[in-house]
RNA sequence: GGGCCCGUAGCUCAGUGGUAGAGCAGGCGGCUUUUAACCGCUCGAUGAGAGUUCGAUUCUCUCCGGGCCCACCA
Numbered sequence: 001g002g003g004c005c006c007g008u009a010g011c012u013c014a015g016u017g018g019u020a021g022a023g024c025a026g027g028c029g030g031c032u033u034u035u036a037a038c039c040g041c042u043c044g045a046u047g048a049g050a051g052u053u054c055g056a057u058u059c060u061c062u063c064c065g066g067g068c069c070c071a072c073c074a
Stems, first nucleotide, its partner, number of pairs: 001070007010024004018054001026042005047063005
């Protein structure tokens, strides 16, 4: 330098045009003599910008970050 993949909640992942979800973690409460477990409620996210569209996490482009492969130099 070229190609490919990935970036969504504190963590691990789903969702691939039409209300952004799950598990664990955190908070509050119930239960319990207490803790754990269990049960209920709750908090919290689309890497940044632009484009297409009535509508973008999703499609396109650029940038940022991470990973893999190839080439070049040494």
Molecule: transfer RNA
Organism: Dehalococcoidia bacterium